[in-house]
RNA sequence: CUUGUUGUAACGGGAGAGACUAAUUUAUUUAGCGCCGAAGGAGCAACUACCCUAGAAACUCUCAGGCAAAAGGACCGUUGCCGUAAU
Numbered sequence: 001c002u003u004g005u006u007g008u009a010a011c012g013g014g015a016g017a018g019a020c021u022a023a024u025u026u027a028u029u030u031a032g033c034g035c036c037g038a039a040g041g042a043g044c045a046a047c048u049a050c051c052c053u054a055g056a057a058a059c060u061c062u063c064a065g066g067c068a069a070a071a072g073g074a075c076c077g078u079u080g081c082c083g084u085a086a087u
Stems, first nucleotide, its partner, number of pairs: 002086004007081007018033001020032004024027001034067003040063001041061003047055003
C1' cells in the first nucleotide's frame, strides 16, 4: 500500500398485516374481535467445528412488538474510525 474481517458512526435502500368495532374523557385511552412476521425473546435442527460439547436460519411460536402516514425495522450497500489476519 492492497485485500479480508470484528466492532462502531454517518448516509442510502428496506417487507407484511383492520385509518376494524364499541364506549367515552377524543386520547400514544379502555374493552372486543381479526390479522402480520423482519426489533427483542422462545422452540426445532439442516449444517459447522468436531464428536465431551459448543455454535447454529429469514423455519416454527407470537410472550413482547406491529397492522394509514410518520417513526421503528431484521437485513443489504457505500464511506470513515478502532482492532485484527494475510500479502
Predicted 3D model of an 87-nucleotide RNA (Glycine riboswitch aptamer) from an uncultured Pelagibacteraceae bacterium.
The sequence was found by an Rfam model in a public genome assembly.